Predicted 3D model of a 103-nucleotide RNA (SAM riboswitch aptamer (S box leader)) from Arthrobacter sp. S41. Rfam family: SAM riboswitch aptamer (S box leader). Rfam links the family to the GO term regulation of gene expression. Its mean pLDDT, the model's own confidence on a scale to 100, is 81. The sequence was found by an Rfam model in a public genome assembly.
[in-house]
RNA sequence: UAACCAUCCCGAGCGGCCGAGAGAUCUGGCUCAGUGACGCCGCAGCAACCACCUAUGGAUGACACACUCCAUAGGCCGGUGCUACCGCCAGGACCGAUGGAGA
Numbered sequence: 001u002a003a004c005c006a007u008c009c010c011g012a013g014c015g016g017c018c019g020a021g022a023g024a025u026c027u028g029g030c031u032c033a034g035u036g037a038c039g040c041c042g043c044a045g046c047a048a049c050c051a052c053c054u055a056u057g058g059a060u061g062a063c064a065c066a067c068u069c070c071a072u073a074g075g076c077c078g079g080u081g082c083u084a085c086c087g088c089c090a091g092g093a094c095c096g097a098u099g100g101a102g103a
Base pairs, nucleotide, nucleotide: 001103004100005099006098007097008096013043014042015041016040017039021032022031023030025092026091027090028089029088044083045082046081049079050078052075053074054073055072056071057070058069059068087095
């Protein structure tokens, strides 16, 4: 970078720096913002995609285990992600974002 799969109405904020726009894009709305938004950094938290751990069931095997794999549930100190508003809402398009497994 392009294609594939899953998710996107649950949940979770403080401090410091900066200084004008921000909520991805277009149109129309609605919001946030000098009582400092957005962004960056630090810490904290949420969540459970991956990893890891535990339990149960199944497949393989078999005398029975074990190993390996799969599913479900729980945990979670790891890798990501997320922490205004349903991806803010409606319509649009080569839509977008995050994760996974590969090339």